[in-house]
RNA sequence: GGCUCGGUAGCUCAGCCCGGUAGAGCGGCAGCAUGGUAAGCUGUUGGUCGUGGGUUCAAUUCCCAUCCGAGCCUCCA
Repeated sequence: GGCUCGGUAGCUCAGCCCGGUAGAGCGGCAGCAUGGUAAGCUGUUGGUCGUGGGUUCAAUUCCCAUCCGAGCCUCCA
């Protein structure tokens, strides 16, 4: 230098292929319950979808550029 994959909630990850306005588990908070604690149950809390731009009525999804991480290949030494 080239290619591939990944970046989404505090954490681990779906969703993207085929555009329709974002979810799960864990976690946090409150309550129930208990003599008390844990477990359990109920409710609640959650997001510039890495960044910028483009296409579109509409973009996490498609296109371009770019940043970060991982892997592979090539060249030089």
Predicted 3D model of a 77-nucleotide RNA (transfer RNA) from a Candidatus Odinarchaeia archaeon. NCBI's taxonomy places the organism under Archaea, Promethearchaeati, Candidatus Odinarchaeota, Candidatus Odinarchaeia. It matches the Rfam family "tRNA". RNAcentral holds the sequence, with entries from ENA.